[in-house]
RNA sequence: UGAACAUCAAGAGUGCGCGAGGGUACUGGCCCGAUGACCGCACGACAACCUGCCUCCGACAUCGGGGGCAAGGUGCCAAGGCCAGCCCGCUUCCAUCGCCGCCACCGGCGGAGGGAGGCAGGACCGAUGCG
Numbered sequence: 001u002g003a004a005c006a007u008c009a010a011g012a013g014u015g016c017g018c019g020a021g022g023g024u025a026c027u028g029g030c031c032c033g034a035u036g037a038c039c040g041c042a043c044g045a046c047a048a049c050c051u052g053c054c055u056c057c058g059a060c061a062u063c064g065g066g067g068g069c070a071a072g073g074u075g076c077c078a079a080g081g082c083c084a085g086c087c088c089g090c091u092u093c094c095a096u097c098g099c100c101g102c103c104a105c106c107g108g109c110g111g112a113g114g115g116a117g118g119c120a121g122g123a124c125c126g127a128u129g130c131g
Base pairs, nucleotide, nucleotide: 005129006128007127008126013043014042015041016040017039021032022031023030026085027084028083029082044077046075049073050072051070052069053068054067055066056065057064058063081125086122087121089119090118091117092116093115094114097110098109099108100107101106
């Protein structure tokens, strides 16, 4: 660096240093930031992927699966991976068109498509672990 696999709505911050951007591609939005963000270091926390231990089940088995404990290796400690973009489904509203009620206003019904919003799913991109 890459293939494969798993996870990505929960959770968890203080101090010191630095000094201008940051939210790990791009675009738009929104947010964080000189009351010092981001980043680095120290300590602390969170979590439990790997790891170790205990236990139950299956098996001849050092293997596989379930549960629990610990926290050694990683990770992580604003906001859902901050949100959206591409695709699909459901739904609300608006405008347009047709029909009906008394022409219009207004109301009701209906068709395909258009615009805006909401909910949910997937893809893409990415992060982390294992490897």

Annotation
Predicted 3D model of a 131-nucleotide RNA (SAM riboswitch aptamer (S box leader)) from a Phycisphaerales bacterium. The organism belongs to Phycisphaerales, within Bacteria.